Predicted 3D model of a 73-nucleotide RNA (transfer RNA) from an archaeon. Rfam family: tRNA. Its family is annotated with triplet codon-amino acid adaptor activity in the Gene Ontology. The family's RNA type in Rfam is transfer RNA. The prediction has a mean pLDDT of 81.
[in-house]
RNA sequence: GCCCGAGUAGCUCAGCAGGUAGAGCAUUCGACUGUUAAUCGAAUGGUCGUAGGUUCAAGUCCUACCUCGGGCG
Numbered sequence: 001g002c003c004c005g006a007g008u009a010g011c012u013c014a015g016c017a018g019g020u021a022g023a024g025c026a027u028u029c030g031a032c033u034g035u036u037a038a039u040c041g042a043a044u045g046g047u048c049g050u051a052g053g054u055u056c057a058a059g060u061c062c063u064a065c066c067u068c069g070g071g072c073g
Base pairs, nucleotide, nucleotide: 001072002071003070004069005068006067007066010025011024012023013022019056027043028042029041030040031039049065050064051063052062053061
C1' cells in the first nucleotide's frame, strides 16, 4: 500500500428484501421473604464509529475517513 471482517444502551449482542431502535446481563425502585439470596414486575439508559450523499423515509444503500482484528505484498 491492497483485500476481508467488526464498530448499535455501562457490558455481550440482535436488528440482512430501507419504514417510528430491541433482548439478555448490570443499575435503580417495587412485590415476595423473619433477613439475604433467588424469583416476579417496572423504570432508567442510544447524536446506531465520524462526515457527506441517495431517498418521502437510512442502523440498513453509496463515498471518504477513524478505531480494532485478520490476510496479501